[in-house]
Context: one part of a larger RNA
RNA sequence: CUGGCAUCCCCCCGUAGGGAGAGAAGACCUUGUGGAGCUUUACCGCAGCCUGGCGUUGGCCUCUGGGCCUUGGUGCGUAGCGUAGGCGGGAGGCUAUGUGGCGCUCCUCUCGGGGAGCGUCGAGCCGCCAAUGAAACACCGCCCACUAGGGCCUGGGGGCCUAACCCCGGGGAACCGGGGGACAGCGUCAGGUGGGCGGUUCGGCUGGGGCGGCACACCCGCGAAAAGAUAACACGGGUGCCCAAAGGCCGGCUCAGGCGGGUCAGAACUCCGCCGUAGAGCGCAAGGGCAAAAGCCGGCCUGACCAGGCCCUUGAACACAAGGGGCCUGGCCGGGAAACCGCGGCCUAGCGAACGCUCGUGCCCCCCUCGGAGGGGGCCGGGCAUGACAGAAAAGUUACCCCAAGGAUAACAGGGUCGUCGCGGGCGAGAGUUCAUAUCGACCCCGCGGUUUGCUACAUCGAUGUCGGCUCUUCCCAUCCUGGGGGUGCACAAGCCCCCAAGGGUGGGGCUGCCCGCCCAUCAAAGGGGAACGUGAGCUGGGUUUAGACCGUCGUGAGACAGGUCGGACUCUACCCACGGGGGG
Numbered sequence: 001c002u003g004g005c006a007u008c009c010c011c012c013c014g015u016a017g018g019g020a021g022a023g024a025a026g027a028c029c030u031u032g033u034g035g036a037g038c039u040u041u042a043c044c045g046c047a048g049c050c051u052g053g054c055g056u057u058g059g060c061c062u063c064u065g066g067g068c069c070u071u072g073g074u075g076c077g078u079a080g081c082g083u084a085g086g087c088g089g090g091a092g093g094c095u096a097u098g099u100g101g102c103g104c105u106c107c108u109c110u111c112g113g114g115g116a117g118c119g120u121c122g123a124g125c126c127g128c129c130a131a132u133g134a135a136a137c138a139c140c141g142c143c144c145a146c147u148a149g150g151g152c153c154u155g156g157g158g159g160c161c162u163a164a165c166c167c168c169g170g171g172g173a174a175c176c177g178g179g180g181g182a183c184a185g186c187g188u189c190a191g192g193u194g195g196g197c198g199g200u201u202c203g204g205c206u207g208g209g210g211c212g213g214c215a216c217a218c219c220c221g222c223g224a225a226a227a228g229a230u231a232a233c234a235c236g237g238g239u240g241c242c243c244a245a246a247g248g249c250c251g252g253c254u255c256a257g258g259c260g261g262g263u264c265a266g267a268a269c270u271c272c273g274c275c276g277u278a279g280a281g282c283g284c285a286a287g288g289g290c291a292a293a294a295g296c297c298g299g300c301c302u303g304a305c306c307a308g309g310c311c312c313u314u315g316a317a318c319a320c321a322a323g324g325g326g327c328c329u330g331g332c333c334g335g336g337a338a339a340c341c342g343c344g345g346c347c348u349a350g351c352g353a354a355c356g357c358u359c360g361u362g363c364c365c366c367c368c369u370c371g372g373a374g375g376g377g378g379c380c381g382g383g384c385a386u387g388a389c390a391g392a393a394a395a396g397u398u399a400c401c402c403c404a405a406g407g408a409u410a411a412c413a414g415g416g417u418c419g420u421c422g423c424g425g426g427c428g429a430g431a432g433u434u435c436a437u438a439u440c441g442a443c444c445c446c447g448c449g450g451u452u453u454g455c456u457a458c459a460u461c462g463a464u465g466u467c468g469g470c471u472c473u474u475c476c477c478a479u480c481c482u483g484g485g486g487g488u489g490c491a492c493a494a495g496c497c498c499c500c501a502a503g504g505g506u507g508g509g510g511c512u513g514c515c516c517g518c519c520c521a522u523c524a525a526a527g528g529g530g531a532a533c534g535u536g537a538g539c540u541g542g543g544u545u546u547a548g549a550c551c552g553u554c555g556u557g558a559g560a561c562a563g564g565u566c567g568g569a570c571u572c573u574a575c576c577c578a579c580g581g582g583g584g585g
Base pairs, nucleotide, nucleotide: 008585009584010583011582012581013580014579015578017577018576019575021572022571029406030405031404032403034402035401036398037397038396039395042200043199044198045197046196048193049192050191051190052189053188054187055186056185058161059160060159061158062157063156064155065154066153067152068151069150070149071148072147073146074145075144082137085143086142087141088140089139092126093125094124100121101120102119103118104117105116106115107114108113165180166179167178168177169176170175203216204214205213212233217239218238219237220236221235240389241283242345243344247301248300249299250298251297252296253295255279257275258274259273260272261271281290282289284350286348287347288346305331306330307329308328309327310326311325312324313323333342334341335340356384357383358382359381360380362379363378364377365376366375367374413460414458415456416455417454419453421449422448423447424446425445426444430440431439467542468540469539470538472534473531474530475529476528477527480505481504482503483500484499485498486497487496488495508520509519510518511517548566549565550564551563552561553560554559
C1' cells in the first nucleotide's frame, strides 16, 4: 500500500428462543341463599281423568234394606195343674156380639204344645186363695227379643214407559218421523288420581370440592401459658334420660379392704373380734364435693306447692330469646321436742319461638238459642317440633349448559418442605474356612440432592396450552464407553471395589398413544439427569379432556363411571430483544 474478517451505524431478506407475546373479564375447579335445560315415589299447585252427592230429572210396576207409629202372635231349665220374657198396678175380669166341649183345615214349633179360621152342641170359664218356685198367674199399663199384617218417612236393585235431554232423517228455525232415554251430556260440590303442565327448592362446616364425619345444641377433663376469657376435622369421654322414690324431714347406723377366729372337704355366703380419712358409696361421663353425711336402714309425708320480686348465668364491650341456677317476700303445707330444713334429685348435661292443632274439673267476650242446644274469639296454663337444636315448607341431574366472582380455592408448571424417593457418610453385630473393613454389611445415628410420590396453598383463574413422539440446542456428574491412578480373597486373562476425569461418543429394530418396561440383533459403550416433567406464535395430535354413539356396571329416571370403544376445528401478516444470511457507510 492492497484485500479479507471483526468492531460501530444504517438498510434488506429470513428464523422463531424470550417479551410467563397477541387473541377471548378460564369453558376445568370452587364460591353465589345467581340462572337455565332435563328427571322423579322432592315440595306446593293446575289441567285432564275416575268416582260419588245434588240440580237439569218425569210416570208406572216389582223385589229388598233402615227408622218411627200401630194391630196381633211367639218367649218352655228344675219344682209346680202347666209353655212363668221383664217391671209395675191389681181383686176382680170375660161371656147368647157365644163360655166351654167335639170335628175339619191352615200356621208355628219339635220342649211338648201354642195360635188362627170354619162347622156343631148351647152356659159357663179364668183369677184371687192353696201348693210349688229365685220369681205367681185373671185383667190393665210400660219395656225387651223374635216374628206377621197395616201406615208414614227414607234408601238400594231390577223391569217397562215417554215428555225433558241427546242422535239421525225430512222440509225453511217453530214441527213431524225414527233411535236412545231419565241414562248420557251439561252445571255445581266433594274424594281420588294426576311431571301432562306450572312455580320453586335441592343446608352449613370442611387444610379445594365431593365421599366420610359432626368438631352444627349441650356437659366434664386436658389443650389453656397459676384471675377470667381463649382456636384446630387437636386429645380423652359423656348428654337428648331416669326416679312416686332414687323426692321432703326426722331418727339410727358406717363404708372398701386387711388380719385373726368360728363353721366347713373348701371358698368372694353368713357370723364374731381388731385395724381401717374413705382406698367405698352417692342412678348414668368426668371433675369437684361428702363420714354422728350428701353414703346405708327405718318412720311419717308430698315443698317434684301457689303468687310475686331480685340477682347470676346463657352472652368477659353494649343489647338480647328460650333454658338453667341462687336468694327473698306473702300464702298454704310436711317433718322435727326444738333450733331448723324443705320452691324436686350432692353439684356441674338431660333441651325448644311465632303460626297451627289440641286439652283445661281456668277467667272473659260475641253470634245464635225455648234450653247448663250450638258456633266463634281473647287472656292464662299444659301437650304436639323444629337435634341444621334463636326454629324456611323443599329431591336429583347437566359432557347441552349460561352468568357473576375468586388465584380468598383445586387440577399443570413454579416456590417452600423432603415423610417417600435417589445417592452418600459414621459405628461395625455379623457373613467372608481363619480374618469386621478384597467384597457384602444388620440395628442405631448423621447428611446431600431436588429427576419420584406426597404435603402445603405463596405467585398465576380480565388464561403462564396439558401426555407422548419428531426436531434442535445447551448444561450437570452421582461416568455407560474411551483416558489416568489405587486396592483386591489381583499369577495371567477376565472381573470386583475405590479415586481423578464431562473432550468426544452413547446407535438400529419389534410391541404399545405411550413414558416406563419386556424382547431381537449389533456395539468400545448402547450412562443417569436438568433446562416451565426443555422445546405446539417449531411440527404432530395417537392418548387425555367438550358436543354424537355403543357396551358393561350403577341409578326408578334425567344421567354417571382415573371402565372400555368408534368419531371429533391446533388461530396469529413478527413491534422490541435474540439469532442466521446479504448489502451500504
The part of an RNA shown here (large-subunit ribosomal RNA, domain V) has 585 nucleotides and comes from a Sulfolobales archaeon.
Its Rfam family is "Archaeal large subunit ribosomal RNA".
The source organism's lineage runs through Archaea, Thermoproteati, Thermoproteota, Thermoprotei and Sulfolobales.